[in-house]
Context: one part of a larger RNA
RNA sequence: CAUUGAACGCUGGCGGCAUGCUUAAUACAUGCAAGUCGAACGGUAACAGGUUCUUCGGAAUGCUGACGAGUGGCGGACGGGUGAGUAAUGCAUAGGAAUCUGCCCAUGUAGUGGGGGAUAACUUGGGGAAACUCAAGCUAAUACCGCAUAAUUCCUACGGGAGAAAGAGGGCCUAUACUUGUAACUUGCUAUUGGAUGAGCCUAUGUCGGAUUAGUUAGUUGGUGAGGUAAUGGCUUACCAAGACUACAAUCCGUAGCUGGUUUGAGAGGAUGAUCAGCCACACUGGGACUGAGACACGGCCCAGACUCCUACGGGAGGCAGCAGUAGGGAGUAUUGGACAAUGGGCGCAAGCCUGAUCCAGCAAUGCCGCGUGUGUGAAGAAGGCCUGCGGGUUGUAAAGCACUUUCAAUAUUCAAGAAAGAUUUGAGUUAAUACCUCUUGAAUAUUGACGUUACCUGCAGAAGAAGCACCGGCAAACUCCGUGCCAGCAGCCGCGGUAAUACGGAGGGUGCGAGCGUUAAUC
Numbered sequence: 001c002a003u004u005g006a007a008c009g010c011u012g013g014c015g016g017c018a019u020g021c022u023u024a025a026u027a028c029a030u031g032c033a034a035g036u037c038g039a040a041c042g043g044u045a046a047c048a049g050g051u052u053c054u055u056c057g058g059a060a061u062g063c064u065g066a067c068g069a070g071u072g073g074c075g076g077a078c079g080g081g082u083g084a085g086u087a088a089u090g091c092a093u094a095g096g097a098a099u100c101u102g103c104c105c106a107u108g109u110a111g112u113g114g115g116g117g118a119u120a121a122c123u124u125g126g127g128g129a130a131a132c133u134c135a136a137g138c139u140a141a142u143a144c145c146g147c148a149u150a151a152u153u154c155c156u157a158c159g160g161g162a163g164a165a166a167g168a169g170g171g172c173c174u175a176u177a178c179u180u181g182u183a184a185c186u187u188g189c190u191a192u193u194g195g196a197u198g199a200g201c202c203u204a205u206g207u208c209g210g211a212u213u214a215g216u217u218a219g220u221u222g223g224u225g226a227g228g229u230a231a232u233g234g235c236u237u238a239c240c241a242a243g244a245c246u247a248c249a250a251u252c253c254g255u256a257g258c259u260g261g262u263u264u265g266a267g268a269g270g271a272u273g274a275u276c277a278g279c280c281a282c283a284c285u286g287g288g289a290c291u292g293a294g295a296c297a298c299g300g301c302c303c304a305g306a307c308u309c310c311u312a313c314g315g316g317a318g319g320c321a322g323c324a325g326u327a328g329g330g331a332g333u334a335u336u337g338g339a340c341a342a343u344g345g346g347c348g349c350a351a352g353c354c355u356g357a358u359c360c361a362g363c364a365a366u367g368c369c370g371c372g373u374g375u376g377u378g379a380a381g382a383a384g385g386c387c388u389g390c391g392g393g394u395u396g397u398a399a400a401g402c403a404c405u406u407u408c409a410a411u412a413u414u415c416a417a418g419a420a421a422g423a424u425u426u427g428a429g430u431u432a433a434u435a436c437c438u439c440u441u442g443a444a445u446a447u448u449g450a451c452g453u454u455a456c457c458u459g460c461a462g463a464a465g466a467a468g469c470a471c472c473g474g475c476a477a478a479c480u481c482c483g484u485g486c487c488a489g490c491a492g493c494c495g496c497g498g499u500a501a502u503a504c505g506g507a508g509g510g511u512g513c514g515a516g517c518g519u520u521a522a523u524c
Base pairs, nucleotide, nucleotide: 002523003522004521006520007519008518009517010516013371014370015369016368017367018366019364020363021329026327027326028325030324031323032322035074036073037072040071041070043067044066047065048064049063050061051060052059053058081282082281083280090207091206092205093204094203095202096201099199100198104195105194106193108192109191110190111189112188113147115145116144122137123136124135125134126133127132153162154161155160167187168186169185173181208254209253210252215245216244217243220242221241222240223239224238225237226236227235257279258278259277260276261272262271263270264269284305285304286303287302288301307318308317309316310315335361337360338359339358343357344355345354346353347352374404375403376402377401384395385394386393387392408465411459412458418451423445424444425443426442427439428438429437468513469512470511471510472509473494474493475492479508480507481506482505483504489496490495
């Protein structure tokens, strides 16, 4: 000189784009952050409508739109946070074989037959302060369980054996007023093949400091049998052998998430790992499994512990390292905001619902970038200040005055883009069909914006509302006077100050940078 997630002091007009607990992985009041599906199911608590009855007060009825609670499905393994642990079960790069993979894809292949018993909701009764819970009775399913079938699949001693499923939707016709049947369509379900994606595993190389850490290891190293896993393997176990690692640094101790990158530097190298992206680990502390395609699961479960809260003292409830916010710590870090309009995610045929992801707004000169605080003219070189050799010099064209302009801010008006979809109507194709579906976006119609008092444009008024900070002995650009008198003080280094201080304090003047300037801390 450059740089920073910075802080402090003085000062502070506007805009754009970024960034914002680096400390206590400390404790958390309150609200929100993961739901959705009635086109799986029995149904009907609330709301709205209809129908029937009515003594005109009301009553009944799931009939319809919808739908609380419940059964069931999918999703809560993503997204979001943090960096405690971890020096290698991690990460980076390059390879590998003994694996699994929900949703998705293939104008893939085959099937979807026939039965059964329960249970929640609900009703009744009981226990409890509560959390909640027990018993009896009733009922449905895409919940659960057999049977049949088995090309493919799995096992096999090659003889054989094992093993699936679920329906729903709208349409058409028939008979009817209970409902039955039909052939296709859409969607789902089962088995299986291949793919894609994701994940698990193995190997090599690299990956901080300490030798004032030199020996370490007993499932330890290898083999056989068995078990276990989706899968290899001491992963586990029984037996056998005595190995395995280490001065090319094992073991131990300390420190630390790793990388793409960032920063500095001509480079080599050094330092670093905020934001953004990839991987890993963690979710009050420790342990454990369940469910599931996937977890040993942040807003799931169980046990133990610490802490907090409720209690009728018998017993219960909780986990912000999600977004805001509070206390504490600290030099120090923001709003208990708006919206799902866009992008993306979950569920759903869809409409849609949910989404503190996200998009926006608020706060902060924290950073980078841009703009402004006027322009021209103006010598009586005004007044005032400061200096003076008392003549004058300087502040200084600076001000005033005169003539202009109006960026930005203020005020008023107009007004984009971010909107694609989806919905309704309709055309053609397809079809038995007016259904469903298709037609790169068939055509038409009316709509959907948090930001938003938006950006941008235009009008209006008036120089009007907008400059500071540090320094001036040398390094290092910039000098005089007054005060002080080794005092008060300055200081990055050298050093200034003891009566003429360009070095302290003030003033005038000057230099540098400028909505910033300086100091401190840190890195090269």

Background: A computed fold for a 524-nucleotide part of an RNA from an uncultured prokaryote, annotated as small-subunit ribosomal RNA, 5' domain. Its Rfam family is "Bacterial small subunit ribosomal RNA". Gene Ontology terms of the family: ribosome and structural constituent of ribosome. The prediction has a mean pLDDT of 83.